This is a predicted structure of a 77-nucleotide RNA (transfer RNA) from an Actinomycetes bacterium. The coordinates come from a structure-prediction model, not an experiment, and the mean pLDDT is 81. It matches the Rfam family "tRNA".
[in-house]
């Protein structure tokens, strides 16, 4: 450098054919139980969905560039 492939909450990860309200489990806060921890139940905060820019009535989803990560690779030496 060329091709894939990934990027969604702190973390691991869903999100269907583009459809209006963005979700689960772990944490973390606060309740409740306990003599008190744990676990187990109830709530609650937490998200510029990697950046722009475009299509669209309507984008996490289609499309372009760009940015960071992984892999195969090619070339220098």
């Nucleotide at each position: 450098g060329g091709c894939g492939g990934c990027g969604u909450a702190g973390c691991u990860c869903a999100g269907c054919u583009g459809g209006u309200u963005a979700g689960a489990g772990c944490g973390u806060c606060g309740g409740a139980c306990u003599c008190a921890u744990a676990a187990c139940c109830c709530g609650a905060a937490g998200g510029u969905c990697g950046g722009u820019g475009g299509u669209u009535c309507g984008a996490g989803c289609c499309c372009a560039c760009c940015c960071g990560c992984c892999g195969c690779u090619a070339c220098c030496a």